[in-house]
RNA sequence: CUUGAUAAGGGCAAACUCGUCGAAAGGCGGGGACGCAAAGCCACCGGUCUAAGGUCUUCCCUCUUUGUAGCGGAGGAGGGUUUCUAGGACAGCGGGGCUACCGGGU
Numbered sequence: 001c002u003u004g005a006u007a008a009g010g011g012c013a014a015a016c017u018c019g020u021c022g023a024a025a026g027g028c029g030g031g032g033a034c035g036c037a038a039a040g041c042c043a044c045c046g047g048u049c050u051a052a053g054g055u056c057u058u059c060c061c062u063c064u065u066u067g068u069a070g071c072g073g074a075g076g077a078g079g080g081u082u083u084c085u086a087g088g089a090c091a092g093c094g095g096g097g098c099u100a101c102c103g104g105g106u
Base pairs, nucleotide, nucleotide: 001105002104003103004102011036012035016031017030018029019028020027021026034092040098041097042096044095045094046093047090048089049088050087054081055080056079057078058077060076061075062074063073064072
């Protein structure tokens, strides 16, 4: 440098579940093993997911303005959206970068 269909010592741990943190995606810890030769590390590129805030909306509610009602204004609640703004998550989706155990080959 290359390779993993053999061996040995081992390693990690999907779904699910309990605890915990988070608005969520999801993270961390315990149990648990579907798998994994980088399933070790890094969000740089693509991708996927999330939507608190923003924004849009409503035969809804409250307050305000008005002589009354409506319109308007403020707030709440419900719903939509991810184009924009500020983000977040996934390294077990692909690419890329960094590092590494054992065996074989050169």